RNA sequence: AGUUAUUUCUCUGGAGAGUCCCGAAUAUAGACGGGCGCCGAAGGUGUAAGGUAGCAUUCCCCAGCUAUCGAUCUCUCAGGCAAACGGACAGGGCACUUCUC
Numbered sequence: 001a002g003u004u005a006u007u008u009c010u011c012u013g014g015a016g017a018g019u020c021c022c023g024a025a026u027a028u029a030g031a032c033g034g035g036c037g038c039c040g041a042a043g044g045u046g047u048a049a050g051g052u053a054g055c056a057u058u059c060c061c062c063a064g065c066u067a068u069c070g071a072u073c074u075c076u077c078a079g080g081c082a083a084a085c086g087g088a089c090a091g092g093g094c095a096c097u098u099c100u101c
Stems, first nucleotide, its partner, number of pairs: 001100002005097001007095001009093005018036001020035004037081003043077001044075001046073001050069006
């Protein structure tokens, strides 16, 4: 200097599903107790394709076994079902580190 990659921060965009019913409280929503119905994109669970490591093998390969990593799939524990907040993910920006020259 480049902008390769990572991380924090920041800006923008960002879905789904009952403003459900009863009680109490009581200005409404929310919060409290009970009931039924739903969502998946905080987090988490399980796993697939596949990757990595080890074992085994006379050597290599193939096949096998074990462990581990592994999704927007899955479960619905948690969270959520007007708005707000949150929100996986995507794009931009500053900085740090890494990589290249």
Predicted 3D model of a 101-nucleotide RNA (Glycine riboswitch aptamer). Its mean pLDDT, the model's own confidence on a scale to 100, is 77. Rfam family: Glycine riboswitch aptamer. Rfam 15.1 lists 9,425 matches to the family in 5,228 species.